[in-house]
RNA sequence: GAGGCUGUCGGACGGCCGCGGGUGCUUCGGCACGCGAGGAAAGUCCGAGCACCGCAGGGCAGGGUGCUGGUGAAAUGCCAGUGGAGGCGACUCCAAGGAAAGUGCAACAGAGAGAUACCGCGAACCUUCCUUCGGGAAGGCCGUAAGGGUGGAAAGGUGAGGUAAGAGCUCACCAGCGGCCUGGCGACUCGUCCGCUAUGUAAACCCCACCUGGUGCAAGAUUGAUAGGAGAGCACAUGCGGCGGCCCGUCGCGCUCUCGGGAAAUCGCUUGAGCCCAAUGGCAACUUUGGGCCUAGACAGAUGGUCGUCCAAGACAGAACUCGGCUUACAGACAGCUCUCACAA
Numbered sequence: 001g002a003g004g005c006u007g008u009c010g011g012a013c014g015g016c017c018g019c020g021g022g023u024g025c026u027u028c029g030g031c032a033c034g035c036g037a038g039g040a041a042a043g044u045c046c047g048a049g050c051a052c053c054g055c056a057g058g059g060c061a062g063g064g065u066g067c068u069g070g071u072g073a074a075a076u077g078c079c080a081g082u083g084g085a086g087g088c089g090a091c092u093c094c095a096a097g098g099a100a101a102g103u104g105c106a107a108c109a110g111a112g113a114g115a116u117a118c119c120g121c122g123a124a125c126c127u128u129c130c131u132u133c134g135g136g137a138a139g140g141c142c143g144u145a146a147g148g149g150u151g152g153a154a155a156g157g158u159g160a161g162g163u164a165a166g167a168g169c170u171c172a173c174c175a176g177c178g179g180c181c182u183g184g185c186g187a188c189u190c191g192u193c194c195g196c197u198a199u200g201u202a203a204a205c206c207c208c209a210c211c212u213g214g215u216g217c218a219a220g221a222u223u224g225a226u227a228g229g230a231g232a233g234c235a236c237a238u239g240c241g242g243c244g245g246c247c248c249g250u251c252g253c254g255c256u257c258u259c260g261g262g263a264a265a266u267c268g269c270u271u272g273a274g275c276c277c278a279a280u281g282g283c284a285a286c287u288u289u290g291g292g293c294c295u296a297g298a299c300a301g302a303u304g305g306u307c308g309u310c311c312a313a314g315a316c317a318g319a320a321c322u323c324g325g326c327u328u329a330c331a332g333a334c335a336g337c338u339c340u341c342a343c344a345a
Stems, first nucleotide, its partner, number of pairs: 001341003004337006011310007019036002022033004038316001042327002045325005050216004062212005067081005082096001083094004097207002102205002104201003118148002120144003125140006156174006175197005181191001183188001220267004229259006239253005274293006281286001311314001
């Protein structure tokens, strides 16, 4: 100087005005004190709590997951490893069971994409032509994947033998796969020996193993006003109500209870698998113990405005039942590491 990994912050302080909850006081007008967005509150992608609906038992279909061992309430979570890929490296990434059960697909190019003969190479055989009669040339039939060419990929690679020409056809070495043995709890693996040479693709169908009810707080619970409605009981005008108290007059009308109806209010609602610190056990995730803390709760929905000072001039963005994760967005600043590489001394 360039990086890697882990973590923290993401304007600060003060004055004035305003908003949403809470507590206390009150002369009911208010006053005082204290609290008031995030690391992602976002996407709603996983997993749970909670609520309602469904559910004898078993199976099919559908959906999800897929290396090993731990951890965690659980998870497409986390930690430590194994294997593979990338990087000089610190380190990062991976949906990582099965392609020797079957099916499909492999664009373009190429003859051919599980079997293929375009060029090339080639003995025998057939036909035609030529001949110095030994044979030669062309075509057909056929063999051949070693060579050329196409492609991301052409059937293990290199060399030798072999052959008409060739070919794991044979051999040596190397590579890959499987088996025995060694080490490891295990995924897996060092090395020897034996056998084999098989295209890729399963977030394509499929096969195998395991798991799996649906809907989300506008869930749902309690109380329950008005209008119109239903039923039962009583009453049938000498009754009841309005026109400011009374009379006349005039106008209007059945009354009570139950069911039902649902405006609105309250609860759900924020103390919770909670957060912080220290110690113990563990490589770690995490566990256990001790101490401390209370940190928004609205329902047209608060968390804002303005002034002053300062600096590095302030990014992405804003709760709506809660919690654990993942993913995505993010100007800039800071801290840590017996971390890595390069250069210089």
Molecule: Bacterial RNase P class A
Organism: Eubacteriales bacterium